[in-house]
Context: one part of a larger RNA
Molecule: small-subunit ribosomal RNA, 5' domain
Organism: uncultured bacterium
């Protein structure tokens, strides 16, 4: 000088920021991931119409209509959030490599999209179960599932024939053969569907270089090093298996133990350096602990599944459920760290033609002097140097001290009174141009924050100063009290009767809405 600080006193405002550093301890309650009826059957429950029955209220009815619970299906739920347990490791970080890879929604470009089938969830029956749930039976659609057709510049096999390279090859062109597709919707605007190149985007792997500490860890390794061949992955590889060979790491520190997520970066120092890894951003891991794989472009999946384990709940004891390291919150743990708030109006993101819905992401807003940074707590004038107070050489003098008082002004703040934003122009709709990709003109709606900010009037010094120090490092000194006690103390030390050192008081110093003390780097 520094801080995600805490503690004591104190405490008027604003603005930007930060807030469980400890127990990845357990967790009540409520909310974070859904959406599409322009895929499909359909109609529970809301609201229209229609209809029988009634004088009416009103009832029972009908998917006609907006719509839309459950349910099939399509995308998303691998993002967004949170955390630092674990890892000394190609995990970071840089740099290159893949001629060993994949990439769903976007983009562009070529084609295409013909025939048909059989279920089955749901609706209906009925049965088991305290419940969670399940089971039989009849019936039913699809952009869900099967199967035939077409099919090349995909896949696969045999050739050929150029070019290139980096070993293995890799890339054009071409021959034969064989195997793979595809869905429609409809308000006629469009939205979607298959395959194939291409580019974006994300991913995955591989290598060189760095990457704490400890020799009182000196040897460690058998799928262990390499090799054939085979499974296996998107994809290379002992990644695995089955033969074979005996390798391979190491004093330039292997193993082993101990602590640690890593980087931009912050602190700090001239600077090298030295400490640091909160908040922000990249990235890695992990999701009540261990293990598994489904499913999909992507996972080995925080708010999915299985099984085992600890714990908790629930019960008819036969059996179920559940997982805040999401946002609040709550108990526990600390020296310690907030509100069980509002909105989706801005960006952003899922689904959707759309309109829109969802969104604890995110934008606000409540808490805290936790920091930084600003502003105010007047200002001029005013000497009887006033009362008080402390000091002393004590009828008097010093000093607090222009400080009060008193006159004048000012009104940043405050209080009140009107006024009052930007952040929001798109999505939408007409129109006009158009290479049909879009564009451009008009119009209409849309604010949580908030009646904020921020302007303007009034009114009045009104509403606002501490805290620690004074014996030397170190700015600041007398008196009183006590008398090695009490006590002070960062270090030298201070205190046994004159204590500038303790403890009051006066006065003084140095910061100041803070000041000091702890703690921790430098």
């Nucleotide at each position: 000088g520094a801080u995600g600080a805490a503690c004591g006193c104190u405490u008027g405002c604003g603005g930007c920021g930060g807030g469980c550093c400890u127990a990845a301890u357990a967790c009540a309650u409520g909310c974070a991931a859904g959406u599409c009826g322009a895929g499909g059957g359909g109609c529970a429950g809301c609201g229209g119409g229609g209809g029988u029955a009634g004088c009416a209220a009103u009832a029972c009815u009908u998917g006609c209509c907006g719509g839309c619970g459950a349910c099939c299906g399509g995308c998303g739920c691998a993002c967004g959030g949170g955390u630092g347990c674990g890892u000394a490791a190609c995990g970071c970080g840089u740099a290159u490599g893949c001629a060993a890879u994949c990439u769903a929604c976007c983009u562009c470009u070529a084609a295409c999209a013909c025939a048909g089938g059989a279920a089955u969830a749901g609706c209906c029956c009925g049965g088991a179960g305290a419940a969670a749930u399940u089971c039989g039976g009849a019936u039913u659609a699809a952009u869900a599932c099967c199967u035939g057709a077409u099919a090349g510049u995909a896949u696969c096999a045999a050739g050929a024939u150029g070019u290139g390279g980096c070993a293995u090859c890799a890339u054009a062109u071409u021959u034969u053969g064989a195997u793979u597709a595809a869905a429609g919707a409809u308000u006629u605007a469009u939205c979607g569907g298959u395959u194939a190149g291409a580019g974006a985007u994300g991913a995955g792997c591989a290598u060189g270089c760095g990457u704490c500490u400890g020799a009182u860890u000196a040897g460690c390794u058998a799928g262990u090093u390499g090799g054939u061949g085979a499974g296996g992955u998107a994809a290379c590889g002992g990644c695995u298996c089955a033969c074979c060979a005996a390798g391979g790491c190491u004093a330039c520190g292997a193993u082993c133990a101990g602590u640690a997520g890593g980087g931009g970066u912050u602190c700090u120092g001239a600077g090298a350096g030295g400490a640091u890894g909160a908040u922000c951003c990249c990235c890695c891991a992990c999701a009540c602990c261990g293990g598994u794989a489904c499913u999909g472009a992507g996972a080995c999946a925080c708010g999915g599944a299985c099984c085992g384990g600890a714990c908790u709940c629930c019960u008819a004891c036969g059996g179920g459920a559940g997982g805040c390291a999401g946002c609040a919150g709550u108990a526990a743990g600390g020296a310690a760290u907030a509100u069980u708030g509002g909105u989706c109006a801005a960006u952003g993101g899922a689904c959707g033609c759309a309109a829109g819905u969802c969104u604890g992401a995110a934008c606000c807003a409540g808490c805290c002097a936790c920091g930084c940074c600003g502003c105010g707590u007047g200002c001029a004038g005013g000497a009887a140097g006033a009362c008080g107070g402390c000091c002393c050489u004590a009828u008097g003098g010093g000093u607090u001290g222009u400080a009060a008082a008193c006159u004048g002004c000012u009104u940043u703040u405050g209080u009140u009174u009107g006024g009052g934003a930007a952040g929001a122009a798109a999505c939408c709709c007409c129109u006009u141009u158009u290479g049909c990709g879009a564009a451009a003109g008009g119009g209409a709606c849309u604010g949580a924050c908030g009646g904020u900010a921020c302007c303007a009037g009034a009114c009045g010094a009104a509403u606002a100063a501490g805290c620690a120090c004074c014996g030397g490092c170190u700015a600041a000194c007398u008196c009183c009290g006590u008398g090695c006690c009490a006590g002070c103390a960062g270090c030298c030390g201070c205190g046994g009767u004159a204590a500038u050192a303790c403890g009051g008081a006066g006065g003084g110093u140095g910061c100041a809405a803070g000041c000091g003390u702890u703690a921790u780097c430098c």